[in-house]
């Protein structure tokens, strides 16, 4: 400097155009004599700008950051 892959709740991880889902983790209730277990509910997320489209995590460009290749 070129190329190629990633960036989504704290934490890992799904999602190829139309409400962003799952485990855990956190709160709160139940349940037990009481804790774990269990069951029910709840907060909290799409790196950044812009463009395309009725409508973007999604589809384009430009920048940032992390990894791998080459030089």
């Nucleotide at each position: 400097u070129g190329c190629g892959g990633g960036g989504u709740a704290g934490a890992g991880g799904a999602g190829u155009g139309g409400u962003a889902c799952c485990u855990c983790a956190c709160g709160a209730g139940g349940c037990u004599c009481a804790u774990a277990a269990c069951c029910u509910c709840g907060g909290g997320a799409c790196g950044u700008u812009u463009g395309u489209u009725c409508g973007a995590u999604u589809c384009a460009a430009a920048c940032c950051c992390c990894c791998g290749c080459a030089a």